Record summary
Model confidence (mean pLDDT): 80 of 100. A computed fold for a 72-nucleotide RNA from Kordia algicida OT-1, annotated as transfer RNA. Lineage of the source: Bacteria > Bacteroidota > Flavobacteriia > Flavobacteriales > Kordia algicida. Its Rfam family is "tRNA". Rfam classes the family as a transfer RNA.

[in-house]
């Protein structure tokens, strides 16, 4: 410098253009136990950013930022 991937709670991961964005571990309260774990209950917490498209975007589109990875 070009060119492809990728970016979703604290972590990992789903999600036909039309769900209340779901799971699963972790956190925090309660239960429970003589403490504790384990077990049930509940509750916070997320679509990189900026614009377009569209009745309607996590998902089409363009720019950007960031990480990986060919090439020169």
């Nucleotide at each position: 410098a070009a060119g492809u991937c990728u970016a979703u709670g604290g972590u990992g991961u789903a999600a036909c253009g039309g769900a209340a964005a779901g799971c699963a571990c972790a956190u925090u309260a309660g239960u429970u136990u003589a403490c504790g774990a384990a077990g049930c209950u509940a509750a916070g917490a997320g679509u990189a950013u900026a614009g377009g498209u569209u009745c309607g975007a996590u998902u089409c589109c363009u720019a950007u930022u960031a990480g990986a990875c060919u090439u020169a």